[in-house]
Context: one part of a larger RNA
RNA sequence: UUGGGCAUAAAGCAUCUGUAAGUGGAUUUUUAAGUCCGCCGUCAAAUCUUAGGGCUCAACCUUAGACAGACGGUGGAAACUAACAAGCUGGAGUAUGGUAGGGGUAGAUGGAAUUUUCGGUGGAGCGGUGAAAUGUGUAAAGAUUGAAACGAACACCAACGGCGAAAGCACUCUACUAGGCCAAUACUGACACUGAAAGAUGAAAGAUAGAGGAGCGAAUGGGAUUAGAUACCCAGUAGUCCUAGCCAUAAACGAUGGAUACUAGUGCUGUAGCUAACGCGUUAAGGUUCCCGCAUGGGGAGUACUUUCACAAGAAUGAAACUC
Numbered sequence: 001u002u003g004g005g006c007a008u009a010a011a012g013c014a015u016c017u018g019u020a021a022g023u024g025g026a027u028u029u030u031u032a033a034g035u036c037c038g039c040c041g042u043c044a045a046a047u048c049u050u051a052g053g054g055c056u057c058a059a060c061c062u063u064a065g066a067c068a069g070a071c072g073g074u075g076g077a078a079a080c081u082a083a084c085a086a087g088c089u090g091g092a093g094u095a096u097g098g099u100a101g102g103g104g105u106a107g108a109u110g111g112a113a114u115u116u117u118c119g120g121u122g123g124a125g126c127g128g129u130g131a132a133a134u135g136u137g138u139a140a141a142g143a144u145u146g147a148a149a150c151g152a153a154c155a156c157c158a159a160c161g162g163c164g165a166a167a168g169c170a171c172u173c174u175a176c177u178a179g180g181c182c183a184a185u186a187c188u189g190a191c192a193c194u195g196a197a198a199g200a201u202g203a204a205a206g207a208u209a210g211a212g213g214a215g216c217g218a219a220u221g222g223g224a225u226u227a228g229a230u231a232c233c234c235a236g237u238a239g240u241c242c243u244a245g246c247c248a249u250a251a252a253c254g255a256u257g258g259a260u261a262c263u264a265g266u267g268c269u270g271u272a273g274c275u276a277a278c279g280c281g282u283u284a285a286g287g288u289u290c291c292c293g294c295a296u297g298g299g300g301a302g303u304a305c306u307u308u309c310a311c312a313a314g315a316a317u318g319a320a321a322c323u324c
Stems, first nucleotide, its partner, number of pairs: 005294002008277001012292001014201004021194003025088001027086002030083002033081002035077009049065006091191001092188004096183004103177006110154001115149007125136002162169002206246001208244003215240002220235004257291003273280002297324003307316003
């Protein structure tokens, strides 16, 4: 490079926007670059090969030709690709009117519960476990009742449900704002699809500065158990929450890239078909074409080195020797 691949065997970028580039609806005219046909010229000889000839045969030598093509010139063809010009409406988009929604940002409010504080009642335990102990309590705990404070999360509704490109999004209300879907008309007239590079968004954890801290809780301390006990129990720091700017990774999963006259969305079953099987099956893993990404035995290794990015942690890129 060709063939064959990427749900589960190696392999779909976390997701989107989008430049170059590749590909691209339907009608007519023209051109003739690609394409097709005819003719001419060239592609040294040797080699290879076919049919002969010559060395007694063969190797070897030699004569003539051919396959496979390539390039240039010239004359034609005009279906397809391309280019020119004009028009078309089915793709795509715009306008109008509706419609559903935890889509996003900001602000405001609410009730239940936990914890803490201050009172009342009351008086010996509470808590915890397999069993205990550490812990806590006569300086009045736990229980119960009244009041207050603070932070975080929003029971029921709730669903096999909804929205969003993905990450994700749920008490309630308000403001601003984005997208989808539907309907009948009108308008633009291929304006489209994919997308190397590039850019944007991107759970959790982590990191910087500030603010906050109820509960939970890495680390850490103590108590038990045990061979050990990093697990269990009692405490508890960072963190979890908020603001600003970082980090850029996840089994970021449907382990399944996007688009295509499939057609409102979301599931289940299943025909044809596909699949190694499991299964998929109008939300395809079926069928058609186009574009991008990726893999090429296991380990070594997502390591070393280089470069870029990052405050750092690290991220991205990414081998080889050797070994089986």